[in-house]
RNA sequence: AGUCGAGCGAGAAAGCUCCUUCGGGAGUGAGUACAGCGGCGGACGGGUGUAGAACACGUGAGAAUCUACCCAAUAGUGAAGAAUACCUCCGAGAAAUCGGGGCUAAUACUGCAUAAUCCCUUCGGGGCAAAGGUGGCUUUAUGCUGCCGCUAUUGGAUGAGCUUGCGUACCAUUAGCUUGUUGGUGGGGUAAAGGCCUACCAAGGCGAUGAUGGUUAGCCGGCCUGAGAGGGUGUACGGCCACAUUGGGACUGAGAUACGGCCCAGACUCCUACGGGAGGCAGCAGUGAGGAAUAUUGCGCAAUGGGCGAAAGCCUGACGCAGCGACGCCGCGUGGAGGAUGACGGUUUUCGGAUUGUAAACUCCUGUUAAGUGGGAAGAAAGGCCAGUCUCUAAUAUAGACUGGAAAUGACGGUACCACUAGAGAAAGCACCGGCUAACUUCGUGCCAGCAGCCGCGGUAAUACGAGGGGUGCAAACGUUAUUCGGAUUAACUGGGCGUAAAGGGUGUGUAGACGGAACAUUAAGUUCGUUGUUAAAUCUCUCGGCUUAACCGAGAGCUCGCGAUGAAAACUAAUGGUCUUGAGGGUGAAAGAGAGAAGUGGAAUUCUCGGAGUAGCGGUAAAAUGCGUAGAUCUCGAGAGGAACACCGAUGGCGAAGGCAGCUUCUUGGUUCACUCCUGACGUUGAGACACGAAAGCGUGGGUAGCAAACAGGAUUAGAUACCCUGGUAGUCCACGCCGUAAACAAUGAUCACUGGAUGUCAGCUUUGCUUAGCAAGGUUGGUAUCGAAGCUAGCGCGUUAAGUGAUCCGCCUGGGAAUUACGGUCGCAAGAUUAAAACUCAAAGGAAUUGACGGGGGUCCGCACAAGCGGUGGAACAUGUGGUUUAAUUCGACACUACGCGAGGAACCUUACCUGGACUUGACAUGCUUUUGACCGCCAUGGAAACAUGGUUUUCUAAGCUUCGGUUUAGACAGGAGCACAGGUGCUGCAUGGCUGUCGUCAGCUCGUGUCGUGAGAUGUUUGGUUAAGUCCUCUAACGAGCGCAACCCUUGCUGCCAGUUGCUAUUUGCUUUCGGGUAAAGCACUCUGGUGGGACUGCCUGGGAAACCAGGAGGAAGGUGGGGAUGACGUCAAGUCAUCAUGGUCCUUAUGUCCAGGGCUACACACGUGUUACAAUGGUUGGUACAAAGGGGUGCAAUACCGUAAGGUGGAGCUAAUCCCAGAAAGCCAAUCUAAGUUCGGAUUGGGGUCUGCAACUCGACCCCAUGAAGUUGAAAUCGCUAGUAAUCGUAUAUCAGCAACGAUACGGUGAAUACGUUCUCGGACCUUGUACACACCGCCCGUCACACCACGAAAGCUGUUUGUACCCAAAGCUGUUCUAGCCAACCCGUAAGGGAGGCGG
Repeated sequence: AGUCGAGCGAGAAAGCUCCUUCGGGAGUGAGUACAGCGGCGGACGGGUGUAGAACACGUGAGAAUCUACCCAAUAGUGAAGAAUACCUCCGAGAAAUCGGGGCUAAUACUGCAUAAUCCCUUCGGGGCAAAGGUGGCUUUAUGCUGCCGCUAUUGGAUGAGCUUGCGUACCAUUAGCUUGUUGGUGGGGUAAAGGCCUACCAAGGCGAUGAUGGUUAGCCGGCCUGAGAGGGUGUACGGCCACAUUGGGACUGAGAUACGGCCCAGACUCCUACGGGAGGCAGCAGUGAGGAAUAUUGCGCAAUGGGCGAAAGCCUGACGCAGCGACGCCGCGUGGAGGAUGACGGUUUUCGGAUUGUAAACUCCUGUUAAGUGGGAAGAAAGGCCAGUCUCUAAUAUAGACUGGAAAUGACGGUACCACUAGAGAAAGCACCGGCUAACUUCGUGCCAGCAGCCGCGGUAAUACGAGGGGUGCAAACGUUAUUCGGAUUAACUGGGCGUAAAGGGUGUGUAGACGGAACAUUAAGUUCGUUGUUAAAUCUCUCGGCUUAACCGAGAGCUCGCGAUGAAAACUAAUGGUCUUGAGGGUGAAAGAGAGAAGUGGAAUUCUCGGAGUAGCGGUAAAAUGCGUAGAUCUCGAGAGGAACACCGAUGGCGAAGGCAGCUUCUUGGUUCACUCCUGACGUUGAGACACGAAAGCGUGGGUAGCAAACAGGAUUAGAUACCCUGGUAGUCCACGCCGUAAACAAUGAUCACUGGAUGUCAGCUUUGCUUAGCAAGGUUGGUAUCGAAGCUAGCGCGUUAAGUGAUCCGCCUGGGAAUUACGGUCGCAAGAUUAAAACUCAAAGGAAUUGACGGGGGUCCGCACAAGCGGUGGAACAUGUGGUUUAAUUCGACACUACGCGAGGAACCUUACCUGGACUUGACAUGCUUUUGACCGCCAUGGAAACAUGGUUUUCUAAGCUUCGGUUUAGACAGGAGCACAGGUGCUGCAUGGCUGUCGUCAGCUCGUGUCGUGAGAUGUUUGGUUAAGUCCUCUAACGAGCGCAACCCUUGCUGCCAGUUGCUAUUUGCUUUCGGGUAAAGCACUCUGGUGGGACUGCCUGGGAAACCAGGAGGAAGGUGGGGAUGACGUCAAGUCAUCAUGGUCCUUAUGUCCAGGGCUACACACGUGUUACAAUGGUUGGUACAAAGGGGUGCAAUACCGUAAGGUGGAGCUAAUCCCAGAAAGCCAAUCUAAGUUCGGAUUGGGGUCUGCAACUCGACCCCAUGAAGUUGAAAUCGCUAGUAAUCGUAUAUCAGCAACGAUACGGUGAAUACGUUCUCGGACCUUGUACACACCGCCCGUCACACCACGAAAGCUGUUUGUACCCAAAGCUGUUCUAGCCAACCCGUAAGGGAGGCGG
């Protein structure tokens, strides 16, 4: 996908020129175009990946084949014949197209001749071909010759067909498949072997080394990844295969079962006159559809290649180029050098600065790319033409080879490249900045908005969100998503495991398979070495080379693990042969045993029945009740029935493969051990499937049933109690036969063999020695069983000759948790169910061992007013006070189990005061600085006002210097006022941003470190053990030795005492004065008391007993005895404990107000609830009178005596006192008397009325006290709960701080009087140590399971309906090929025949 006129016949038209009778004709166009016959090619090239799990592909080998054109060789190419297309005429049809008559050619077609080393053969023989065309010469002929053809044959090359070894996906929830199936014989068929087809015969063939079936897939060279082994993949380039609208079929041809050929059937599209026709982009462009997504209806045959041709040439969406796309790879640029006021701006800040940043500006340069102008390639030399030489030839034709020459040929493209011009001019983005992972800050937001690969970030100081600045990485790209390998030793060949993390089959017997003792010989399958063939090219690696470089391209070398051929070796494995005894088995003699099966038999006990005796309960439980019993139970004696199980012995004892096995006797029977070393001669080990056994429960049939006992009933318990407890009770438990086939069937540890230190029990044997010999003791050895442990192993725990050690062989099993010991399917089962066994989906864990804590209605030891023993309270009343709640304009705020609640507050009428209402101020009530102004301001007086405050009046400065008319004035400063700017101020918020301080566990005895040691490590040890103590106090033991913070001691106080000191204290003694005879006072005095300095004293020091010691018990002495009593002192830490309202402080908020000033009010409210107290309820008391004894404090704006007044609170007045001097200040309970007499009182004092006092500017809201009157509740307090162990509880009063006064009955100190009880550690609470369990670590106020309600997600089931694929059976059925038969039709060649016609043969049906 055409081409050839050099195979053949025919053969236009337009246009132009000429002629013309104007009808036309001639020439040219042109032997051109179109078409036809014929030849070659349309089986190549180009596209796609549907089908296919297969000789399709890869690799190696092979035999029974074909191969046009091409190459080489041999031989030939003679002589005839009959048609037909085109064309022309006629006809049918809408068209596509078709039919008939007639003419004609060939390299088209048909005979004939000749023919072999060709074909067939019965080996005698028989059979088979062809075509010419175009040049040259020439005697123009039956001529010769070149080239291209044609025919036959052989060989080659190329290509193709066929067979076969090996390799080649997943599923066994696919286990059996197969009848032309497997083989043979004869025949047919093919180019060729073959069940490829057919007839007959035989009954085979394949399969657990995976047949058959299903699902998926083009295969390979290669590509990606990986250290490799592997894993994934098959786009582009190359080889092979398959396909061409779907399915079927043949024809032609060398080659097809044919992409751009034919026939038929189906679907679809188009034309139609409805009768019929036409078509096939998985060729190149292009269109539509689909989709996240994939290009131009371009140029050219110039090059390379292909078809045809003799050639020129024609054709070629192959190919060469261009266009689009950052899709990939590679290269280049977006400028270079200098440049510090380190500019402006931005960001940030500790306010100094830092950073952006030499970055910019600015100066001097360069000129890639882009732009403009000009030049401008290589790719193109073959072929053809001309000339020459050589060969073929008769030949100077032709053809071929070589040499030379001239001319022509470029799609890309005026492209690559080069020169010049101007000009830093036009050219940087994307992601990220918590860790992994290079790179940090500010603001905004406030578990919101959002981020996120994993961990995770965000709840008011976010390097994690968003934005800005800065930085980091990469760069014409940068991120995201998807996918593959890697990391992943996480399927483990290299290179994993199974006691407890996932994982040993419940156990045995044994088939296939796998593995297998010793010595020798042979072979050479595996194995090893050498040589050789192949392993296409490209790719890859190395070395060179070509484009300016690179990507890219070229050359050479390497590589190509594999398969085949051949030679050699013989150690090992294997095979064969004959041997051996140690593995294994047998023999002989002994031994033990709940080993198994069957039959028989025994006593105890329970229950029931009968009889005797006997009477009111029995039984049961923590306690009861149901139940049984006067119809005689329980109890007891005797007799009997029946079933089941076998006390003691009895045991980390025995036996068995495991499950399991227990009275005794007999029978049958399996296995094991020991001794002897007699026999066989590797007979062995393991063991997928298979077969057998297999607790309990359960099932079937038939028995049996005393006790026990699911279900069930009743009684209790309980909120309930479908449970635990009790009373009953049926299946079942028992026997026979048959099923089931599972268990934490466990040693959570498969079987077998070998090797590797020991110690100690025990069972069954054998054996040696000794002795006091029914035996005992000490050994040796074989087999079992158990404890502890070397080495080694293990994540650890642990295992450790009975291995979880070291090796060998075989089997089973595992691969994150859940879904899931599940669903579906298969198999088994009577059923229950067993066995085999997923996925969707979901989570970021699930799990093991060990560590430290914490916890336990775990254990041991110990302590504490923890309980117990006691004493006194609270809870009931009234009041006080605090809190909650409620109320309110406000009732300011904080504190909330113990560890908030008489707490901050040690003192709210104003103030305090932070709250509310109202009135005012705005550089402010307070601080500092600056600028400016005035010279005063303050104070005092008056007016207004609730005051703050406002207005008016009055009053007036200081220091220094200069000038001076001495009046003053200027400058500077101090001070004060006004105006302005910075700023002040905040008891506003956050105690979960903080410091400091504090509470609590708890004055509990603990908390740690260094070095060493142990452990892989977290950690441990020390700090544990045995004692002891108040104590981690001390002693002892000890892989620990030391040390620190705590304990104790040192400090204060109190108890005894020496010394010193002696006023304001003391007064024994002495003296004077005075006296109510008690005393007082003064002077000596410091003895005593006391005061306050300094010492002593107490140390288990002494004695007795116990003990190893520490120490304990007792005693003496002593004021005090075993830390003498009390105080201060509070380890590491816990509670995000408390406090931003003491103070300090980060951040944030307000700034004519959330700041400041003032007046009044509130914090004092009042149905109620709680805490802490006071006073009581009375006689151990009240009242009245008298009388005694303290300590410690306070006092100058103070304490205040004597005296006087008042009933009193108090008043008047004022001595004394700066305090051991004076005052507050009388202590009270007590004691001595009197009275009250059991009563809501002579108890109790609330409440209320009246009158007063004091403080204070002021007692209304809202003070305390006094007097008179009033005289409430309350008669000892439920549940519950608090304090206290000795100078303590209880009780009594005193003082002080705060403070004008006081709500104080509070708090803190002081002294007086002064008890009871403790057996003891079971229990309650808290704590300490050791140990144990843990699924807790926010640590039991933990963790966590299931149902239900609501919403959502995923998966499943579901009556029925439907699609796709496939099997089998049957029905309808085209084209086509082959065979057979029939045949009305048609037919040139050959034969017969003069012809007509016939025959052979063909077409058609």
Molecule: small-subunit ribosomal RNA
Organism: uncultured bacterium